Predicted 3D model of a 112-nucleotide RNA (TPP riboswitch aptamer (THI element)) from an Anaerolineales bacterium.
RNA sequence: AUCAUUAGCACGGGGAGCUCGGUGUUGCCGGGCUGAGAGGAGAGCCGGAAGCUCUCGACCCGCGAACCUGAUCCGGGUAAUGCCGGCGGAGGGAUUGCUAGUCUGUCGUUCU
Numbered sequence: 001a002u003c004a005u006u007a008g009c010a011c012g013g014g015g016a017g018c019u020c021g022g023u024g025u026u027g028c029c030g031g032g033c034u035g036a037g038a039g040g041a042g043a044g045c046c047g048g049a050a051g052c053u054c055u056c057g058a059c060c061c062g063c064g065a066a067c068c069u070g071a072u073c074c075g076g077g078u079a080a081u082g083c084c085g086g087c088g089g090a091g092g093g094a095u096u097g098c099u100a101g102u103c104u105g106u107c108g109u110u111c112u
Base pairs, nucleotide, nucleotide: 001106002105004102005101006100007099008098009097010096011062012061013060014059017033018032019031020030021029022028027046040056041055042054043053044052045051067092068091069090073086074085075084076083
């Protein structure tokens, strides 16, 4: 010097599943599973039974490993679910910047 790695900030990308009970005209309350996260706050829409969307927040990710597709896939397991494994270094995907720390490796130079 470069690379790797960790943290912070900025920018960008992303998902929020499965399930039980209670309440009963309001969209609420409580619990279980996996997970980093399973919708915390606000607004709007829709509707007349347990919604949808947007913004912000939390969390993850920026290329082998977020996430999406294949996939109404295959194997195993579960109360159930992408729950686990395979597929899978698959195809797509944000294709980043700055600052600081750290150790390892590599290259160059100098000294002994």

Annotation
It was read from a public genome assembly, where an Rfam model found it. It matches the Rfam family "TPP riboswitch aptamer (THI element)". Gene Ontology term of the family: thiamine pyrophosphate binding. The prediction has a mean pLDDT of 77.